[in-house]
Context: one part of a larger RNA
RNA sequence: UGACGGGGGCCCGCACAAGCGGUGGAGCAUGUGGUUUAAUUCGACGCAACGCGAAGAACCUUACCAGCUCUUGACAUUCACUGACUGUUUCCAGAGAUGGAUUCGUCCUAGCAAUAGGCAGUGGGACAGGUGCUGCAUGGCUGUCGUCAGCUCGUGUCGUGAGAUGUUGGGUUAAGUCCCGCAACGAGCGCAACCCUCGCCAUUAGUUGCCAUCAUUAAGUUGGGAACUCUAAUGGGACUGCCGGUGAUAAGCCGGAGGAAGGUGGGGAUGACGUCAAGUCAUCAUGGCCCUUACGGGCUGGGCUACACACGUGCUACAAUGGCGGUGACAGUGGGCAGCGACCUCGCAAGGGGAAGCUAAUCUCCAAAAACCGUCUCAGUUCGGAUUGGUUUCUGCAACUCGAAACCAUGAAGUUGGAAUCGCUAGUAAUCGCGGAUCAGCAUGCCGCGGUGAAUACGUUCCCGGGCCUUGUACA
Numbered sequence: 001u002g003a004c005g006g007g008g009g010c011c012c013g014c015a016c017a018a019g020c021g022g023u024g025g026a027g028c029a030u031g032u033g034g035u036u037u038a039a040u041u042c043g044a045c046g047c048a049a050c051g052c053g054a055a056g057a058a059c060c061u062u063a064c065c066a067g068c069u070c071u072u073g074a075c076a077u078u079c080a081c082u083g084a085c086u087g088u089u090u091c092c093a094g095a096g097a098u099g100g101a102u103u104c105g106u107c108c109u110a111g112c113a114a115u116a117g118g119c120a121g122u123g124g125g126a127c128a129g130g131u132g133c134u135g136c137a138u139g140g141c142u143g144u145c146g147u148c149a150g151c152u153c154g155u156g157u158c159g160u161g162a163g164a165u166g167u168u169g170g171g172u173u174a175a176g177u178c179c180c181g182c183a184a185c186g187a188g189c190g191c192a193a194c195c196c197u198c199g200c201c202a203u204u205a206g207u208u209g210c211c212a213u214c215a216u217u218a219a220g221u222u223g224g225g226a227a228c229u230c231u232a233a234u235g236g237g238a239c240u241g242c243c244g245g246u247g248a249u250a251a252g253c254c255g256g257a258g259g260a261a262g263g264u265g266g267g268g269a270u271g272a273c274g275u276c277a278a279g280u281c282a283u284c285a286u287g288g289c290c291c292u293u294a295c296g297g298g299c300u301g302g303g304c305u306a307c308a309c310a311c312g313u314g315c316u317a318c319a320a321u322g323g324c325g326g327u328g329a330c331a332g333u334g335g336g337c338a339g340c341g342a343c344c345u346c347g348c349a350a351g352g353g354g355a356a357g358c359u360a361a362u363c364u365c366c367a368a369a370a371a372c373c374g375u376c377u378c379a380g381u382u383c384g385g386a387u388u389g390g391u392u393u394c395u396g397c398a399a400c401u402c403g404a405a406a407c408c409a410u411g412a413a414g415u416u417g418g419a420a421u422c423g424c425u426a427g428u429a430a431u432c433g434c435g436g437a438u439c440a441g442c443a444u445g446c447c448g449c450g451g452u453g454a455a456u457a458c459g460u461u462c463c464c465g466g467g468c469c470u471u472g473u474a475c476a
Base pairs, nucleotide, nucleotide: 001476002475003473004472005471007470008469009468010467011466012465013464015460016459019424020423021422022421023420026316027315028314029313030312031311032310033309034307035306042053043052064302065301066300067299068298069297070296073127077126078125079123080122081121082120083119087104090101091100092099093098108117109116110115129291130290132289133288134287138285139284140280141279142278143276145274150189151188152187153186154185155184156165157164158163169180170179171178195268196267197266198265200236201235202234203233204232205231206230210225211224214223215222239262242256243255244254245253246252318417322376323375324374325373326372327371334365335364336363339358340357343354344353345352346351383414388409389408390407391406392405393404394403430452431451432450433449434448435447436446
């Protein structure tokens, strides 16, 4: 100087407390461990691995296994030789890769030519190739402490020196934020602000969007209008600016006015010096090592989907604040041409057959909870929907291993969950549906969007994490 302390002081955080809803019990989904297996590819392991890499494993993906098969190789550069090449039809063998035969079409560019260039084939060597090992050889990227308020430097001063001072102290703040003081004076990286978005207003603009006034219609449908909504660009607006109190005449704090908004207005992006030899050699790049008729390449089939069990994360429930039937409203983000598909029609339905419009403020995907009416009356039930049988639909060469959906039948556990444990402070929690990426098909996951919309916070003794000062130390 640090680190540590079941030392002290001050302070903060959904850290506790106060509340609301969960997990832990059930069924299922999903990930992991374990076990099994020819293989169940690999990585990730306290917080910070476990709906994680994977924004989507039937084939492909795919790295794994079995079998078949190739050896200058699927891909790159170079040399020699040959030929235009690519394409296209059909047949045979085969699981296919591949091998053999065959039809059609074509005869590259420059140049008189030699030749040069481009493309393909054959051959040979250099070489290719490796998701093989090492993240403890590395780059890059990322997680975490933590959006915590810290981490440092120059000069000066002090100390023999390590080092100290500044950065400590008194106040204050979300903040090393600001004020005052001070052997310090300044500065840098962080904080804040500058950026995006939501909330108010104005200006500009008025179609595909809008409709107050005037006509018109089944309908903003049409004429018309540019007010309103909205759209999207530019500005304004909030600064403790004003008033009172308090404070040290400071920084600030408390209350008030005005205001759409008030003291950082809400949300986001933004992550200092560093820590964990944290994670990644399987995104990529890369040193070293290793394989080279195989640890490389191709193909078919299988596996990654197994199942005495254990754990994590979720979904659905256990019902009456509910279930079912009927009537019937109201969104916002987004997406759409190998697409979205209105509407009509067939089907109980998934869906099928026609088909308008739309490369989209134009057409389309497109709500549910809520509300109203009726019924059920506390039951393992008209709760719950697992499981199983059957019949279908769709995607796709192909749904057996191993897809999703629909209908009929079946109707399991489950009556609110031990110890323990998680999230959340406001348009939040809870609850309801919708969209998107990936994607032929396949979400209870992920990323977004809106609808309905709470309770509680006395307080900081305690648990956890963190910051500053101080103290002890046989630790570095």
A computed fold for a 476-nucleotide part of an RNA from a Lacipirellulaceae bacterium, annotated as small-subunit ribosomal RNA, 3' major domain. The full RNA is in RNAcentral, with records from SILVA. Its mean pLDDT, the model's own confidence on a scale to 100, is 83. NCBI's taxonomy places the organism under Bacteria, Pseudomonadati, Planctomycetia, Pirellulales, Lacipirellulaceae.